[in-house]
The part of an RNA shown here (large-subunit ribosomal RNA, domain II) has 672 nucleotides and comes from Rhodochaete parvula.
Context: one part of a larger RNA
RNA sequence: GCCGGCGACUUGUAAACAGUGGCAGGUUAAGGCAGAGAAUGCUGGAGCCAUAGUGAAAGCGAGCUUGAAUAGAGCGUUAGUCACUGCUUACAGACCCGAACCCGGAUGAUCUAGCCAUGGCCAGGGUGAAGCUUAGGUAACACUGAGUGGAGGUCCGAACCGACUGAUGUUGAAAAAUCAGCGGAUGAGUUGUGGUUAGGGGUGAAAUACCAAUCGAAUUCGGAGCUAGCUGGUUCUCCCCGAAAUGCGUUGAGGCGCAGCGGUUAAUGUUUAAACUUAGGGGUAAAGCACUGUUUCGGUGCGGGCUGCGAGAGCGGUACCAAAUCAAGGCAAACUCUGAAUACUAAGUUAUAAGUUAACCAGUGAGACAGUGGGGGAUAAGCUUCAUUGUCAAAAGGGAAACAGCCCAGACCACCAGUUAAGGCCCCUAAAUAGUUGCUAAGUGUUAAAGGAAGUGGGAAUGCAGAGACAACCAGGAGGUUUGCUUAGAAGCAGCAAUCCUUUAAAGAGUGCGUAAUAGCUCACUGGUCUAGUGAUCCUGCGCCGAAAAUGAAUGGGACUAAGUAACUUGCCGAAGCUGUGGGAUGUUUAACAUCGGUAGGGGAGCGUUCUGUUACAGUUUGAAGCAUUAACGAAAGUGGGUGUGGACUAAACAGAAGUGAGAAUGUCGGC
Numbered sequence: 001g002c003c004g005g006c007g008a009c010u011u012g013u014a015a016a017c018a019g020u021g022g023c024a025g026g027u028u029a030a031g032g033c034a035g036a037g038a039a040u041g042c043u044g045g046a047g048c049c050a051u052a053g054u055g056a057a058a059g060c061g062a063g064c065u066u067g068a069a070u071a072g073a074g075c076g077u078u079a080g081u082c083a084c085u086g087c088u089u090a091c092a093g094a095c096c097c098g099a100a101c102c103c104g105g106a107u108g109a110u111c112u113a114g115c116c117a118u119g120g121c122c123a124g125g126g127u128g129a130a131g132c133u134u135a136g137g138u139a140a141c142a143c144u145g146a147g148u149g150g151a152g153g154u155c156c157g158a159a160c161c162g163a164c165u166g167a168u169g170u171u172g173a174a175a176a177a178u179c180a181g182c183g184g185a186u187g188a189g190u191u192g193u194g195g196u197u198a199g200g201g202g203u204g205a206a207a208u209a210c211c212a213a214u215c216g217a218a219u220u221c222g223g224a225g226c227u228a229g230c231u232g233g234u235u236c237u238c239c240c241c242g243a244a245a246u247g248c249g250u251u252g253a254g255g256c257g258c259a260g261c262g263g264u265u266a267a268u269g270u271u272u273a274a275a276c277u278u279a280g281g282g283g284u285a286a287a288g289c290a291c292u293g294u295u296u297c298g299g300u301g302c303g304g305g306c307u308g309c310g311a312g313a314g315c316g317g318u319a320c321c322a323a324a325u326c327a328a329g330g331c332a333a334a335c336u337c338u339g340a341a342u343a344c345u346a347a348g349u350u351a352u353a354a355g356u357u358a359a360c361c362a363g364u365g366a367g368a369c370a371g372u373g374g375g376g377g378a379u380a381a382g383c384u385u386c387a388u389u390g391u392c393a394a395a396a397g398g399g400a401a402a403c404a405g406c407c408c409a410g411a412c413c414a415c416c417a418g419u420u421a422a423g424g425c426c427c428c429u430a431a432a433u434a435g436u437u438g439c440u441a442a443g444u445g446u447u448a449a450a451g452g453a454a455g456u457g458g459g460a461a462u463g464c465a466g467a468g469a470c471a472a473c474c475a476g477g478a479g480g481u482u483u484g485c486u487u488a489g490a491a492g493c494a495g496c497a498a499u500c501c502u503u504u505a506a507a508g509a510g511u512g513c514g515u516a517a518u519a520g521c522u523c524a525c526u527g528g529u530c531u532a533g534u535g536a537u538c539c540u541g542c543g544c545c546g547a548a549a550a551u552g553a554a555u556g557g558g559a560c561u562a563a564g565u566a567a568c569u570u571g572c573c574g575a576a577g578c579u580g581u582g583g584g585a586u587g588u589u590u591a592a593c594a595u596c597g598g599u600a601g602g603g604g605a606g607c608g609u610u611c612u613g614u615u616a617c618a619g620u621u622u623g624a625a626g627c628a629u630u631a632a633c634g635a636a637a638g639u640g641g642g643u644g645u646g647g648a649c650u651a652a653a654c655a656g657a658a659g660u661g662a663g664a665a666u667g668u669c670g671g672c
Base pairs, nucleotide, nucleotide: 001672002671003670004669005668006667011092012091013090014089015088017086018085019084020083021082022081023080025049026048027047031043032042033041034040053060054059063075064074065073066072095233096232098230102223103222104221105220106219107218113197114196115195116194117193118192119191120190121189122187124156125155126154127152131148132147133146134145135144136143160184161183162182164181165180166179167178168177199215201211202210203209208217236606237605238604239603240602241601246259247258248257249256250255260364261363262361263360264359265358266357267356268355274350275349276348277347278346279345280344286338287336288335292332293331294330295329296328298326299325300324303321304320305318306317307316308315309314367392368391369390370389371388372387373386374385375384376383397408398407399406412583413582414581415580417579418578419577423573424572425571426558427557428556432570434569435568436567437566438565439564445560451545452544455542456541457540458539459538460537462535463534464533472529473528474527475526476525478502479501480500483497484496485495508523512521513520584596585595586594587593588591607661609658610657611656612655613654614653615652618650619649626645627644628643629642630641632639633638
């Protein structure tokens, strides 16, 4: 891992409600009698519930209480009771498995820690303390040399004890070792045997270490089925309905209680919801500036500042600041002179089929995304937090290539029928290589902004133009004058001021280069040649650039110049929608009606297993159960004829009682 067996809502007592039954007041409990006993029958009315309520109570009583009240209000003005069954709750292990702990009694010092008693063990080599001897030396010591001697938690190094490093080993040879090195090795050494200290404890050269591979409190049995707001698991079928992820509270936050939403039953009988109509209140969106604030420009300008005159009081000036005011223009969640749409409330009408109340019983209270209106954040987040609607959750089907939450649409079953929705109709791929009118040249389509551009289509208004425009070419573009000032210089062209006059077809006291300053080139402006349009602006359709990411890599692909795009027109395809045909179930108001997706969850109806009773004098060796295989039947759980095997028990109907249904629990036992 697989297969097989086993494996989880039980039992007792009490209570509420529902169903069924007995009686109409109901009913017995203990006990007694009959019986060998049990079952059962007969007794037993003690008690319990009901028969009257109300008030805190005295009390009163079909009424009572409150109250001054004869008012008003609150509670009342009789159907129950006993048993069984179901469901739920309470108390018990209370659906099953699962702790770490806590407490009590025992068992452990053959491991290991300390201690006690009694024994054992430590190759060999080095160093050479004290003391002593002797020689020298001293007045005598001291002191010095040589020798002797053999001290030491002394040195080197085996046994022995230890365990610093590396490798191997890591389902090992080994639940701590092996190999190569390493530390101590006469000592606080090591070791044998016997003894001793015990768990709220011992022992500890102290590491929470060790106390039998167990130690922040040993092991074992018991309390014990401890408790587990936690995790996991919880076994046959079909039918009907069908949620929640919100509010308030909580030593509360992944747990509970109440409310909300669900189911069942009963009552009620239009009370409900929807659409429309009518009537309401409002202060949101918008808008506005009349208030509260804020804000820009201009006018007037209290006051201030500066300043003139004056000895001072004061009188003047002002280009600065500026209250207030006038005119114009803005802003606001905590502004409003105004003010919708929706929503909400009430009534009526229409059509429809739900609603309300009561009783009993659930699940839920981690929500997710999308649209809209807000707060937080950065007008970030597949972010967070409210309101509101939808979908998912608990919803399959079609579309979006694929894609819980988007678009369409809600699957009772069957059909090789029809018709549509969203979305599509060149091929993959069902249906138009459909029609009409445009646009796009960028593969734009098939991602993006500010910004940029003689891309191109449409529209509007406008300047110049056969008295010749625009562009190009030819020619002119002058004089006073080098205007004045400034300056070393300033001559159209550093800068400042002024910007006139003349000759003209026209020519600026000069548009741009250029020079030290001149010079030179050029433009404005004018004539000619040429010849018909040309210049500038605004609005708008579709395109272009802007445009950088890691394999080539979001048109789904092929491909497409339409098979792109903007409109219009017709046809077709397209779903479990709708329709058609046949069938089933449920509901009620019984109708050629309505309904039948579904998680948590509620309700209903059944199938099967084991045992018991009855039918019963049943079946069965002329072959039971079981097993294997295969027709048939039922909506399903299932039923079951035949055949084979098997070799002795057992089916059916109607009832009763449960150790009553397995695929999951790191389930449990067995097999492989």
The prediction has a mean pLDDT of 84. The RNAcentral record of the full RNA draws on SILVA.